TPP riboswitch aptamer (THI element) from Ligilactobacillus ruminis ATCC 27782, 89 nucleotides, folded computationally. The sequence is in RNAcentral, with records from Rfam and Ribocentre. Model confidence (mean pLDDT): 78 of 100. Its Rfam family is "TPP riboswitch aptamer (THI element)". From the family's description: Vitamin B(1) in its active form thiamin pyrophosphate (TPP) is an essential coenzyme that is synthesised by coupling of pyrimidine and thiazole moieties in bacteria. The previously detected thiamin-regulatory element, thi box was extended, resulting in a new, highly conserved RNA secondary structure, the THI element, which is widely distributed in eubacteria and also occurs in some archaea. Analysis of operon structures identified a large number of new candidate thiamin-regulated genes, mostly transporters, in various prokaryotic organisms. The same sequence occurs in records of 2 taxa. The source organism's lineage runs through Bacteria, Bacillota, Lactobacillaceae, Ligilactobacillus and Ligilactobacillus ruminis.
[in-house]
RNA sequence: UAAUAAAAGCUGGGGUGCCGUUUGGCUGAGAUGAUACCCAUUGACCUGAUCUGGACAGUGCCAGCGUAGGGAGCUUUGACGAUCAAGAA
Numbered sequence: 001u002a003a004u005a006a007a008a009g010c011u012g013g014g015g016u017g018c019c020g021u022u023u024g025g026c027u028g029a030g031a032u033g034a035u036a037c038c039c040a041u042u043g044a045c046c047u048g049a050u051c052u053g054g055a056c057a058g059u060g061c062c063a064g065c066g067u068a069g070g071g072a073g074c075u076u077u078g079a080c081g082a083u084c085a086a087g088a089a
Base pairs, nucleotide, nucleotide: 001082006077007076008075009074010073011040012039013038014037017026018025019024045070046069047068051064052063053062054061
């Protein structure tokens, strides 16, 4: 000197299923009204999908599809390291 990892602020994007007579149960960061959770191109989530296979009380529960196609940003701060120059020894 130019960044980068990481962090913060504001703004924006997203999802909310299955079973149960019922106050409940299961998975998960989050299962709708929560000043919550996740994500902002290192990408949450959507499409394909009333898909395919395996489990399960049942369900995107797990895997495939998937190096698939789409998909929402600016600012500030900024290490370890890298390059160049000067000084000292």